[in-house]
RNA sequence: AGAGGUGCGGCUCUUCAUCAGUAGCUCCGGCCAGACGGCGGAUGGCACCGGCCAGGGUGAAAGGGAUGAGCUGCCGAAGUCCACUUUCGUUUCCGUCGCGGCCGUGGGCUGGUCCGGUCGAUAAGAUCGUCUGGAUUGUCACAGGGUGAUCCUGUGGAGCGCU
Numbered sequence: 001a002g003a004g005g006u007g008c009g010g011c012u013c014u015u016c017a018u019c020a021g022u023a024g025c026u027c028c029g030g031c032c033a034g035a036c037g038g039c040g041g042a043u044g045g046c047a048c049c050g051g052c053c054a055g056g057g058u059g060a061a062a063g064g065g066a067u068g069a070g071c072u073g074c075c076g077a078a079g080u081c082c083a084c085u086u087u088c089g090u091u092u093c094c095g096u097c098g099c100g101g102c103c104g105u106g107g108g109c110u111g112g113u114c115c116g117g118u119c120g121a122u123a124a125g126a127u128c129g130u131c132u133g134g135a136u137u138g139u140c141a142c143a144g145g146g147u148g149a150u151c152c153u154g155u156g157g158a159g160c161g162c163u
Base pairs, nucleotide, nucleotide: 001163002162005075007074008073009072010071011070012069013068015066016065024058025057026056027055029053030052031051032050034046037097038096039095040094041093042092078110079109080108081107082106083105084104087101088100089099090098111137112136113135114134115133116132117131119129120128121127139157140156141155142154143153144152145151
C1' cells in the first nucleotide's frame, strides 16, 4: 500500500407503519395534604390553576424502525465489556447517593455475513448487543488427492492476521 462482500460506520432528504387511543388538554365523580428520583438542608412557588384513581370527550410529538435516493470516512472497518476522568440531565437551589447520556485514557473479547435459540436494552413482533448452535465466505497452516494450476477434499488457528 492492497484484498475479503448482501463488507463496516457517519450525515442529509423522501415515504410508510409504529410510538398510541399513550402524554397533554378538558368534563364529571372520589380520595389525599400533599407532589416535584432516595436522603439531608435551605428556601420558594403551587395547593382557589397541587397530587392520585376510575370513567367520558379530544388527542399529539420526539427518539427508535423500515423503504428509496444522495453524500462521505473506511477494512479493528466497527461493535461490545470493565476501570478511571471530564461534562450534561434527573426538584427552585445546595450536598450526597442512584440512574441515564457525551468526550477522553487504559485494558479485554469478536476475521466477515446470514439463520435459529437464550438473555438484556426498548413501547415494540422492529432494531441493536451478549452468549451459544448451524450454514456460508475470505485468509493462513497442516494432511491427502491430482500431470499441474490461483484446482479438489478434510481438519484447525485468528485480524497483534494475510498479501

Notes
The RNA shown here (Lysine riboswitch aptamer) has 163 nucleotides and comes from a marine eukaryotic metagenome. The sequence is in RNAcentral, with records from MGnify. The coordinates come from a structure-prediction model, not an experiment, and the mean pLDDT is 76.